[in-house]
RNA sequence: AUCACGAAAGGGCAAACCCGUCGCGAGGCGGGGACGCAAAGCCAGGGGUCUCCAAGGGGGGAGACAGCCCAGCCGCCGAA
Numbered sequence: 001a002u003c004a005c006g007a008a009a010g011g012g013c014a015a016a017c018c019c020g021u022c023g024c025g026a027g028g029c030g031g032g033g034a035c036g037c038a039a040a041g042c043c044a045g046g047g048g049u050c051u052c053c054a055a056g057g058g059g060g061g062a063g064a065c066a067g068c069c070c071a072g073c074c075g076c077c078g079a080a
Base pairs, nucleotide, nucleotide: 005078006077012037013036017032018031019030020029021028022027035067041073042072045070046069047068048065049064050063051062052061053060
């Protein structure tokens, strides 16, 4: 230094729920709040789930979720 791994320390993120706000909605954002998280950082490419519109002999279209899994990109610390 790298890979695996996850003790310690310092920090980081923030589920449910509540308030405000935006959206038809799934949900987003801000504040409060912590169930958890070593990628709970980024990314909607594959799978999955969900929403709206259309159709109802159909297979369509537009979206949401990465804190469901995989792939891709990037990354803090350093005991055993």

A computed fold for an 80-nucleotide RNA from an Actinomycetes bacterium, annotated as c-di-GMP-I riboswitch aptamer.
It matches the Rfam family "c-di-GMP-I riboswitch aptamer". Gene Ontology term of the family: cyclic-di-GMP binding.
Model confidence (mean pLDDT): 86 of 100.